[in-house]
A computed fold for a 466-nucleotide part of an RNA from an uncultured Methanomicrobiales archaeon, annotated as small-subunit ribosomal RNA, 5' domain. Its Rfam family is "Archaeal small subunit ribosomal RNA". Its Rfam clan is "SSU clan". Its family is annotated with ribosome and structural constituent of ribosome in the Gene Ontology.

Context: one part of a larger RNA
This record gives sequence, C1' cells and structure tokens, in this order.
RNA sequence: GGCCACUGCUAUCGGGGUUUGACUAAGCCAUGCGAGUCGAGAGGUUUCUGACCUCGGCGUACUGCUCAGUAACACGUGGACAAUCUGCCCUGGAGAGGAGGAUAUCCCCGGGAAACUGGGAUUAAUACUCCAUAGUUCGUCUUAACUGGAAUGUUAUUCGAACGAAAGAUCCGUCGCUCCAGGAUGAGUCUGCGGCCGAUUAGGUAGUUGUUGGGGUAACGGCCCAACAAGCCUUUCAUCGGUACGGGUUGUGGGAGCAAGAGCCCGGAGAUGGAUUCUGAGACACGAAUCCAGGCCCUACGGGGCGCAGCAGGCGCGAAAACUUUACCAUGCGGGCAACCGUGAUAAGGAAACCCCGAGUGCCAGCACAGGCUGGCUGUCCGCCAGUUUAAAUAACUGGUGAAGAAAGGGCCGGGCAAGACCGGUGCCAGCCGCCGCGGUAAUACCGGCGGCUCGAGUGGUGGCC
Repeated sequence: GGCCACUGCUAUCGGGGUUUGACUAAGCCAUGCGAGUCGAGAGGUUUCUGACCUCGGCGUACUGCUCAGUAACACGUGGACAAUCUGCCCUGGAGAGGAGGAUAUCCCCGGGAAACUGGGAUUAAUACUCCAUAGUUCGUCUUAACUGGAAUGUUAUUCGAACGAAAGAUCCGUCGCUCCAGGAUGAGUCUGCGGCCGAUUAGGUAGUUGUUGGGGUAACGGCCCAACAAGCCUUUCAUCGGUACGGGUUGUGGGAGCAAGAGCCCGGAGAUGGAUUCUGAGACACGAAUCCAGGCCCUACGGGGCGCAGCAGGCGCGAAAACUUUACCAUGCGGGCAACCGUGAUAAGGAAACCCCGAGUGCCAGCACAGGCUGGCUGUCCGCCAGUUUAAAUAACUGGUGAAGAAAGGGCCGGGCAAGACCGGUGCCAGCCGCCGCGGUAAUACCGGCGGCUCGAGUGGUGGCC
C1' cells in the first nucleotide's frame, strides 16, 4: 500500500453487482407457504357441466439448503470396462390373438378421545392374472469367419432346457401399448499421475494377503462364506495422531511465490444422532416407511404426532449478518394431445455506510468586515403536470413548469509525516503514545479555545492475509 471481518464519529442522491446467520450452536423451532398433474385410462357422487371422492398413469431420485464427516479413487486430470445398467427421447425391424378372477370410492354394520381402523354385499379400467404366438437366456456338438494388443467377445450351424410380451383412448388429425437391435443422455466400477502438518508416532495387519469352490450384484472383486496356504504394507514414511469437503477460482506480489477456497459454477457428502428396507429405470430417499437413542407436543392414560443444513420468521449463541412482501410476466422444470395447472426454483420489489462507479452540497457582482446582507444566474436533488416503462407497482426515462427551498464531516498539527515555538487550564497529577518519547509551574506532545494541514460522503480504530 492492497484485500477481508467487526467497530467509533458522521452522512444528500443515482446506477450496477457472482454482497448480506459461512467463521460461534450440522443448536432448537410457533405460524404460513415450498410437488403436483392428467376427465383424451376407469368407476361413482352431485346443487348438473362446474366441481369433488376413489382406483390408475407419470413425476415426487430433479430443483433448493448446508459443509458435519471425509487425507479417501472424495476431487482434478488422463485412460479402461474383453466386468456394466440406463425411465422419458431418437432411428430401424416385428407385433397387439383368446380367456378370467378380484378390489377401492359409494352402500350396510361396527371399534376408537384422536390418529386411524375392522367386517359384509356390489362394480370398472391403460389396475391384476392365465393361455397362445413372437422371442429372450443358458448349456451342448462340429467347425468356420470377423474385430482386436489380447477372445473369455460377435456371427452362422445341431440338439436340449428354463423363462415367457402387449391396452386401449379418440374431436378420426392422432396419442399411446409390447418385443428386439442400435444411438443419445445419465449413472456405476477399476486405474496412472497430482495436491496438508507431525518421527516428542517405527513398525502395522487374521478377512489380514493369496489359491480353489460357492453365494450375492446391473457388474468385477474377501463384497460375503467354506476349505487350504502364510502371506501383504512400510524411511520412496506404512501405521498412528492432528487439521481439512476437493477443484475452477480468490487475495496479494513486477515475478517466483505465499495465503485463502463460505458465496457463483462443477464434483462429493449429509438431512436431529444411528441402523434397516420397500417401491422403482434410478433412492437406501430433506418435505417415504420401520426400529433404537435423545428432544418436543396432544391425550379421555388405552395410545398417537413432529423433525426449517427449503423461503420468510422466532429463540439461543455471539464482535458479527435483511421482509413472516408480489407474481408465475420472463427463463427453466413436472404433468397434459392441447388449452392450461403447479413451482418460496426463478423473476420482481423492500432493508443494510457490503463492494465498485457517477453527481451535488453552488457561481458572479455589489455592500459590509464577527458570523454576513442584497441582486442576478445555473439546476444535482426536490415539488407539480403529461407520456413511456411494469404481470401490477416502485424505481427509471422523455417533455414542460416552479425553485437556492434541502445536503460536510472525520482524523491530525514534537520527529518519522503535510500542518502552531499562539492563548487559557493542569503541574511526573490528570492524561497522551504503532516506535522514539511528552507531563515534576512559561508543555508547539495532556485537556480546551483560536488558527492550520489532510482525505472527503466518508474518515479513523481493532484483528487477519500478502
């Protein structure tokens, strides 16, 4: 000197921004909202064409939040899958034949304080089941061809076994359904290299290292299991301990470097602390379920309910951080043939001396000399009118008109270091001081006054980094 956080005094206005409960308590939360949609799948109710209930489909694994854990293939970068999956989407090929039994809402009868829940009768579907055809998978025989670094791969041929598809709607335009192959997208796994500190941590390891055979998975693998062998890692720093989400980037510096990495983007992880699972193409699932723990709430004491590290908002903690606003107008996302519906994502406004940029607080003349007074001019802001803008506004912009009516402080003045050898008070006291040092009766250094210097809507202080 620059940057970051807090803070003292002071403060007119405008524009822009990836700024604003990261640092401390991944502490606890009242209330509202944050994921629905489809009547062109189906049944029913009705105040009768507007809605509602239930079954069904798709979505709710995205978006949003946080950084606790993690020193790890978590991340970055480059490869591999001859060990893999992929709803919706795109391309190509083939197809949709026949049959059946239930069930919800509604109705009837109950249980319970509630949450909710039991029984009976009836009914539908793009819900469910069975048969057929197509097909898929696996094994086997004989060889042959292709790709490749390498066949355990692919294709063709014989035989056998196991499994075994489909759904309609229609406004007649279409929208859907099933199987196979390929693509795209997304995901999973493996791997070379790279990036913290400590030796006052030197040995660590029994599913540990490998083999064989199984189980499990979309898939490889001690991932899990049985038997067998005794290996495996390590001063090229294993193990242990501490700290820490990683990167793009950010700060500073002429650079080498050093320091940081909360915000915006990419990846990961988590959803009160743990564990488990279902559904599904995809979760071991923030606004799904079950159990344990701790906390809170309701209760008729029998039993139930909740999880803001979503948006607002509250308490607590702290030096430290905003409104319980408006709208789906724009951009996206989900559903729908569409119209459209939903969306605290997002957009828009409000607050804040968070940062950057810009403007102003007047100019001229005359009079006066303690601050001033008078006249003229200009127009940043401001008042009024009209228009543009906007989902609606605010703000802003354009034009007209009025108008000096409204707007300067902070720090310093002994040296470093720009600016007083002025006055009063104090008298090693009270106090100042980054450092040197001032103050014990004439203090340019303390506290005031006057004067001055410096920066200026800012200016000083404390802490951190270069």

The RNAcentral record of the full RNA draws on ENA and SILVA.